[in-house]
RNA sequence: CGAGAUCAAGGGCAAACCCGCCGAAAGGCGGAGACGCAAAGCCACGGGCCUACAGCCAACGCGAAUGCCGACGCAAACGCGAAAGCAACGGUAGCCGGGCCGCAUCU
Numbered sequence: 001c002g003a004g005a006u007c008a009a010g011g012g013c014a015a016a017c018c019c020g021c022c023g024a025a026a027g028g029c030g031g032a033g034a035c036g037c038a039a040a041g042c043c044a045c046g047g048g049c050c051u052a053c054a055g056c057c058a059a060c061g062c063g064a065a066u067g068c069c070g071a072c073g074c075a076a077a078c079g080c081g082a083a084a085g086c087a088a089c090g091g092u093a094g095c096c097g098g099g100c101c102g103c104a105u106c107u
Stems, first nucleotide, its partner, number of pairs: 003107004012037002018031005035094001041100003045097003048092003055086002060081004066075003
C1' cells in the first nucleotide's frame, strides 16, 4: 500500500414513538429517545421506492348569453369548481449499485 475479518479498548451515529419548526406532500431540521449500524461518514450519477404544489387530462357539479316552444320544458357557446388518472422539476445515502474520504485491532 492492497484485500479480508470484527474477539478487545476507547469512542461515534441514531430507527420507531413524542414535542417544536419548515414543507402542498413525501420528507427534512432541532430536542428527547435507542431499533439497529464498521462507513447508519459525504455525494441524488444509475436503478428502485415515496410524494404530486404547479402542469396535463378530465368523470362530474354549478351558473349561463342565446336559440326552440302555446306552455311544461329542451338545447346550449361560454364561465367557475372538480374526483380519478398521468407526471419530478420534490424526496429517500438507514433500498441497492456507483463515486469520494476515513478510526482501532487482527489476518
Description: Predicted 3D model of a 107-nucleotide RNA (c-di-GMP-I riboswitch aptamer) from a Pseudomonadota bacterium. It matches the Rfam family "c-di-GMP-I riboswitch aptamer". Rfam describes the family as follows. GEMM was predicted in a large-scale screen for bacterial structured RNA regulatory elements. It was read from a public genome assembly, where an Rfam model found it. The prediction has a mean pLDDT of 85. Taxonomically the source falls in Pseudomonadota (Bacteria, Pseudomonadati).